[in-house]
RNA sequence: GCCGGCGUAGCUCAACGGUAGAGCGGCGGUUUUGUAAACCGCAGGUUCUGGGUUCGAAUCCCAGCGCCGGCU
Numbered sequence: 001g002c003c004g005g006c007g008u009a010g011c012u013c014a015a016c017g018g019u020a021g022a023g024c025g026g027c028g029g030u031u032u033u034g035u036a037a038a039c040c041g042c043a044g045g046u047u048c049u050g051g052g053u054u055c056g057a058a059u060c061c062c063a064g065c066g067c068c069g070g071c072u
Base pairs, nucleotide, nucleotide: 001071002070003069004068005067006066007065010024011023012022013021018055026042027041028040029039030038048064049063050062051061052060
């Protein structure tokens, strides 16, 4: 330099173009002499950035940035 993949909650990851979810973690509660475990509930998101398409974009298109891999 060229090609490809990925970027979503604190972490690991989901999500036909139609209200962004789960597990773990955090907080509160129940239970226990107490802790842990278990169970119930709650909070937590500018979906990397900027444009475009669309009635509507995490999702499609373009450019940029970052990470990973391959080729040279």
Model confidence (mean pLDDT): 82 of 100.
A computed fold for a 72-nucleotide RNA from a Planctomycetota bacterium, annotated as transfer RNA.
The RNAcentral record of the sequence draws on ENA.
Its Rfam family is "tRNA". Rfam's curators write: Transfer RNA (tRNA) molecules are approximately 80 nucleotides in length.
The organism belongs to Planctomycetota, within Bacteria.